[in-house]
RNA sequence: GGUGUGGCGCAGUCUGGUAGCGCGUUUGACUGGGGGUCAAAAGGUCGCAGGUUCGAAUCCUGUCACC
Numbered sequence: 001g002g003u004g005u006g007g008c009g010c011a012g013u014c015u016g017g018u019a020g021c022g023c024g025u026u027u028g029a030c031u032g033g034g035g036g037u038c039a040a041a042a043g044g045u046c047g048c049a050g051g052u053u054c055g056a057a058u059c060c061u062g063u064c065a066c067c
Stems, first nucleotide, its partner, number of pairs: 001067004007023004017054001025041006047063005
């Protein structure tokens, strides 16, 4: 100096305003079954603590881990 965000990989930060995408998982439908396709659902409150603000993943401070 950089990175840290569902189980995994990432976007979102610049310009504060509903936390998203892909894969995976679960359920259902199609299929004799598997596979596959389609539909739906669950799952994080953003490394941790504090501050600013009507409002913070985003700004500020401290701190931890990894490179």

About this RNA: A computed fold for a 67-nucleotide RNA from a marine eukaryotic metagenome, annotated as transfer RNA. It matches the Rfam family "tRNA". Rfam links the family to the GO term triplet codon-amino acid adaptor activity. Rfam classes the family as a transfer RNA. The RNAcentral record of the sequence draws on MGnify.